[in-house]
């Protein structure tokens, strides 16, 4: 300095332009002398500003972070 990728819960990871789920962590509660196992219910999320659309996690710009290539 050019060019491509990728962002969603504490972690991992889905989601035709139509109600954001799952696993795992948490947090109650049953079981159990305790503990773990198990079962049930509940808490919590879409990098950021903006465009189209009735409607945007989804498309478009544009910036931040991150990865990669190349100079």
């Nucleotide at each position: 300095c050019g060019g491509a990728g990728u962002g969603u819960a504490g972690u991992a990871u889905a989601a035709c332009g139509g109600c954001a789920g799952u696993a795992u962590a948490c947090g109650u509660g049953c079981u159990u002398u305790g503990g773990g196992a198990g079962c049930a219910c509940g808490u919590g999320g879409u990098c950021u500003g903006g465009g189209u659309u009735c409607a945007a996690u989804u498309c478009c710009c544009a910036g931040c972070a991150c990865u990669c290539c190349g100079a």
Predicted 3D model of a 71-nucleotide RNA (transfer RNA) from Parcubacteria group bacterium Gr01-1014_3.
The organism belongs to Bacteria candidate phyla, within Bacteria.
Its mean pLDDT, the model's own confidence on a scale to 100, is 80.
Its Rfam family is "tRNA". The family has 954 seed sequences and 5,335,975 matches in Rfam 15.1. By type it is a transfer RNA. Gene Ontology term of the family: triplet codon-amino acid adaptor activity.